[in-house]
Context: one part of a larger RNA
């Protein structure tokens, strides 16, 4: 000199645009943050309207229809999106490659099919335990829920045949006769539309392999038994000590193994003329984790933040027998800390779940609060005005200086204020739809509400008085301060940079 998520003192008028727990991955009181579908199913309810029935003539019991609402049953989502950076020096991440070793739900696109049955069970009734949380029993029912049967391929399986290709295990195309496996309905007067099933094929996303590259210590020199390799079996979408049994003795290392330390990595961010250096907050890929260790379920997908089991600390509730909980989501609270914010509007836009739709969710998002943290704009007037006024300060007492500074005249309209009008952002065939927000901006009116900090010996722009007297004190470095201090505190000039000005940490 430039940077900053900055803090701290003094000051502080506006607006956009940004951006905000770097410390305790510490505990957490409240709310909210993930549901939706009744066009998948059987039930309950409520309203309205008609039918029977009983009659006390306006009611009460039952049926039908039509809106509408939802506890369970089943679907789809809850593996996105949202946060944190605790762990990890690794194939974690960056870069380039392979997979003849592999998977993908909802999308697309091609094809074939969607016959016929069966047992159940939640709702509910009844009964019982239980303080509570929640259980047991039994007896009815349904479905796109659950299971056989039938059909069956160029799909899986073994078998055996033959062309072609190849990277080694192989691959890929065709006939054969055998073995196995499928479906589910809803809505419409109906055309239809919306699904169901197999099966090839695409897109999307994942899974695995490998070359390079990836901090600091040698005051860490040797590490290693499922270690290395093979057989062969198991597991897996899928290869592979990935797991097992057996068989052999291997396998890494001065090119830095193994230990210790620190650390998420990357696009990219500051700085530099590059080279290079030092960050790794915001945003954008990746990756890891959810109180703290394990584990599996279910599902295309998870070993799963706001599921479930189970240990362990901790918190809460109890009728002592048992129970419940997890903000590194969004707010908000206590603690730590020099230090970080609103228990806020809204689904109006972007995008996401469901759902045929209409619509419901939605603290992702859009918005709005606070903070000079940043960065940018903009104002706190602008011309003219010498008696150089008063008043301060110095003063050789003549005067200088402050100063065209002020007062006073004359004046345009920016911020702010108040008054009137007022949006784009909303898309569509046309109606409706806007939280922001009466904001944003147009117009009218008025010098009126807006200026601080910091240095002034040299480095380095900008000096004098008085007070102190090696005392207060200053200070980045040299170094002032013991009686005239331009260097310590006041003043009063000056000088820089302003809504900002110093200081401090840190990086180049």
């Nucleotide at each position: 000199g430039g940077a900053c998520g900055a803090a701290c003192g003094c000051u502080g008028g506006c607006g956009g645009c940004g951006u905000g727990c770097c410390u305790a991955a510490c505990a957490c009181a409240u709310g909210c943050a993930u549901g939706u579908c009744g066009a998948g199913c059987g039930g309950g309810g409520a309203c309205a309207g008609g039918g029977a029935a009983g009659c006390u003539u306006g009611c009460u019991u039952u049926u039908c229809u039509g809106u509408u609402c939802u506890a369970g049953c089943g679907g789809c989502g809850g593996a996105c999106g949202g946060g944190u950076g605790a762990g990890u020096a690794a194939c974690g991440c960056g870069u380039g490659a392979g997979c003849a070793a592999c998977c993908u739900g909802c999308c697309u696109u091609a094809u074939a099919c969607u016959g016929g049955g069966g047992a159940a069970u939640a709702a509910c009734g009844c009964a019982u335990c239980g303080a509570a949380a929640g259980a047991u029993g039994u007896g009815c029912u349904a479905a796109u829920a659950c299971c056989g049967c039938g059909u069956a391929a160029g799909a899986c399986c073994a078998c055996a045949c033959u062309a072609c290709c190849g990277c080694a295990u192989g691959g890929c195309a065709g006939a054969g006769g055998g073995g196995u496996c499928a479906a589910a309905g809803g809505a419409g007067c109906a055309a239809u539309c919306c699904g169901g099933u197999g099966u090839a094929a695409g897109a999307u996303g994942g899974g695995c392999u490998c070359g390079c590259g990836u901090c600091c210590g040698a005051u860490u020199a040797g590490c290693u038994a499922g270690u290395u390799g093979g057989u062969g079996a198991g597991a897996u979408a899928a290869c592979g000590g990935c797991c097992c049994a057996c068989c052999a003795a291997g396998g890494c290392g001065a090119c830095g193994a193994u230990c210790g330390g620190u650390a998420g990595c990357c696009g990219a961010c500051c700085u530099g003329a590059g080279a290079g250096g030092g960050u790794g907050a915001u945003c954008g890929g990746c990756c890891a984790c959810a109180u703290u260790g394990g584990a599996a379920c279910u599902g295309a997908g998870a070993c799963a933040c706001g599921g479930u089991c189970c240990a362990g600390a901790c918190u809460c509730c109890u009728a002592c027998g048992g129970g419940a909980g997890g903000c590194a989501g969004c707010a908000g609270u206590g603690g730590g800390g020099a230090a970080u914010a609103u228990u806020g509007g809204g689904c109006a836009a972007u995008g996401g779940g469901c759902g045929a739709a209409a619509g419901c969710c939605u603290g992702a998002c859009c918005c709005a609060g606070c903070g000079a943290c940043g960065c940018c704009g903009c104002g706190u007037g602008a011309g003219g005005g010498a008696a150089g006024a008063a008043g301060g300060u110095c003063u050789u007492c003549g005067g200088a200086u402050u100063g065209u500074a002020a007062a006073c005249c004359u004046u345009a309209a920016a911020c702010a204020a108040c008054a009137g009008g007022g949006a784009c952002g909303a898309a569509g065939a046309a109606a409706a739809u806007g939280a922001c927000g009466g904001u944003a901006c147009c117009u009218g009116u008025u010098a009126g509400g807006a200026a601080g900090c910091c240095a002034c010996g040299g480095c380095u722009a900008a000096c004098u008085a008085c007070g102190u007297g090696c005392c207060a004190g200053c200070a980045g470095c040299c170094g002032c301060g013991g009686u005239a201090a331009u260097a310590c505190g006041u003043a009063g000039g000056u000088g820089g940079c302003a809504a900002g000005c110093g200081u401090u940490a840190u990086c180049c």
RNAcentral holds the full RNA, with entries from ENA and SILVA. A computed fold for a 508-nucleotide part of an RNA from an uncultured bacterium, annotated as small-subunit ribosomal RNA, 5' domain. Its Rfam family is "Bacterial small subunit ribosomal RNA". The coordinates come from a structure-prediction model, not an experiment, and the mean pLDDT is 84.